[in-house]
Context: one part of a larger RNA
RNA sequence: AUUGAACGCUGGCGGCAGGCUUAACACAUGCAAGUCGAACGGUAACAGGGGAAAGCUUGCUUUCUUGCUGACGAGUGGCGGACGGGUGAGUAAUGCUUGGGAAUCUGGCUUAUGGAGGGGGAUAACGACGGGAAACUGUCGCUAAUACCGCGUAGAGUCGAGAGACGAAAGUGUGGGACCGCAAGGCCACAUGCCAUGAGAUGAGCCCAAGUGGGAUUAGGUAGUUGGUGGGGUAAAGGCCUACCAAGCCGACGAUCUCUAGCUGGUCUGAGAGGAUGACCAGCCACACCGGGACUGAGACACGGCCCGGACUCCUACGGGAGGCAGCAGUGGGGAAUAUUGCGCAAUGGGGGCAACCCUGACGCAGCCAUGCCGCGUGAAUGAAGAAGGCCUUCGGAUUGUAAAGUUCUUUCGGUGACGAGGAAGGUUGUUGUGUUAAUAGCGCAACAAAUUGACGUUAAUCACAGAAGAAGCACCGGCUAACUCCGUGCCAGCACCCGCGGUAAUACGGAGGGUGCGAGCGUUAAUC
Numbered sequence: 001a002u003u004g005a006a007c008g009c010u011g012g013c014g015g016c017a018g019g020c021u022u023a024a025c026a027c028a029u030g031c032a033a034g035u036c037g038a039a040c041g042g043u044a045a046c047a048g049g050g051g052a053a054a055g056c057u058u059g060c061u062u063u064c065u066u067g068c069u070g071a072c073g074a075g076u077g078g079c080g081g082a083c084g085g086g087u088g089a090g091u092a093a094u095g096c097u098u099g100g101g102a103a104u105c106u107g108g109c110u111u112a113u114g115g116a117g118g119g120g121g122a123u124a125a126c127g128a129c130g131g132g133a134a135a136c137u138g139u140c141g142c143u144a145a146u147a148c149c150g151c152g153u154a155g156a157g158u159c160g161a162g163a164g165a166c167g168a169a170a171g172u173g174u175g176g177g178a179c180c181g182c183a184a185g186g187c188c189a190c191a192u193g194c195c196a197u198g199a200g201a202u203g204a205g206c207c208c209a210a211g212u213g214g215g216a217u218u219a220g221g222u223a224g225u226u227g228g229u230g231g232g233g234u235a236a237a238g239g240c241c242u243a244c245c246a247a248g249c250c251g252a253c254g255a256u257c258u259c260u261a262g263c264u265g266g267u268c269u270g271a272g273a274g275g276a277u278g279a280c281c282a283g284c285c286a287c288a289c290c291g292g293g294a295c296u297g298a299g300a301c302a303c304g305g306c307c308c309g310g311a312c313u314c315c316u317a318c319g320g321g322a323g324g325c326a327g328c329a330g331u332g333g334g335g336a337a338u339a340u341u342g343c344g345c346a347a348u349g350g351g352g353g354c355a356a357c358c359c360u361g362a363c364g365c366a367g368c369c370a371u372g373c374c375g376c377g378u379g380a381a382u383g384a385a386g387a388a389g390g391c392c393u394u395c396g397g398a399u400u401g402u403a404a405a406g407u408u409c410u411u412u413c414g415g416u417g418a419c420g421a422g423g424a425a426g427g428u429u430g431u432u433g434u435g436u437u438a439a440u441a442g443c444g445c446a447a448c449a450a451a452u453u454g455a456c457g458u459u460a461a462u463c464a465c466a467g468a469a470g471a472a473g474c475a476c477c478g479g480c481u482a483a484c485u486c487c488g489u490g491c492c493a494g495c496a497c498c499c500g501c502g503g504u505a506a507u508a509c510g511g512a513g514g515g516u517g518c519g520a521g522c523g524u525u526a527a528u529c
Stems, first nucleotide, its partner, number of pairs: 001528003005525005012376006018369002020334001025332003029329003034079003039076002042072002046070003049066008086287003095212007104204002109200007117151001119149002126141006157166003171192006179186002213259003220250003225247008262284004266277004289310005312323004340366001342365003348362001349360004379409004389400002392397001413470001415465004423456001426452001428450009473518005478499002484513005494501002
């Protein structure tokens, strides 16, 4: 000088930050990932409309019915649950940092070219009948799709030396003049979605080199081991795997073993070199009760998915089931020690959706804590009878001390009241213009107008009112080291980083007066330079 600190004494306000360093110990409860009806069959609930019946008070009420509409439980389907958030157990190198590399993939996004024809069979929901305490589940029957499967089409695609072969798709919404159709709709246009193939961007996988802790009281290690050939596997190079062949490969420039440890940008210190460190914020990695495994998918071997084994906890009708806070709060435990079971999606960002919107413990805010940094205040001027009191005294006085009182002022902060920004961009509705188009529909874009969208929030700021009114402590005073006397004690009680004080006048112990240093803090302890 510094700290994610703790402890002791003390404590007025605000701003900004930070807040389980220990048990990767166990967790009650709530929330933390959903969304789309513009993919689909539908209609459990709510609201509206239609139809029927009944009642009367004659325009209402009740009942039944109808997916017709707004919407929507459950279900099929799509996208997202691989992001965001947490933790640092493991890992001394399958990691990280820096610099290179070639044998790769990449949903959504941008851009380009072409396509999107014609069919089929199921299945959940639902209904019927069952099983089970529950979790859940069986059989039969019905139905839809942007779910599933063939057929046709096929080049810049794949395979192949070539000939040739293989291999795709899906619709939905809005609007409409003519024409067709009983209607639905066809048809046309636009928007969006779908398929194939390029390119880009982004993201990811892989390889190499150098650097990245301690121990030699660890000196040899290694059989898929090192290399080759054939085969397999992967998105992709490769002993990545396998068969055969060769006998290599690493190592005092420290292999192997062992202990410790996430790495970095940075942070602290220091004139620097260096040393120490890796909280918060940011990048990368690893993990998700412990161990293993794959499935789905563009992407996982997946924190709030699945399966198996294990420990633990819970339910049970004993047959069987359920769970995983190292998400946000919170609880127990451990500990010197670390916060609210708060508000809101208003902003920023993310997921879904055409959108409105929905979800979002990310995030924005608020609460607690002097934990840190910074700022402000606890009054100002005047005031000598140098008051009283304290304390010392050589008894003259000295000191506390302009300090107080008194007088004159001010009102920051706090209190009360009033007023009141900015954080709001957007979205909705309407009008106009413009683009698209057959279209003055619709849709997209732009401008204008209107009514609106704030958790914080009793916000910040500003103004008014009252009144010095509510606001100072802590450590030290022998030397180091700024600051001295008296009393008590008598090698006791005690102090002390070190030197050392204390055995009857102790500036060193305890108290007092005085002083010194810092100040809403001051000391102590721990740790680093």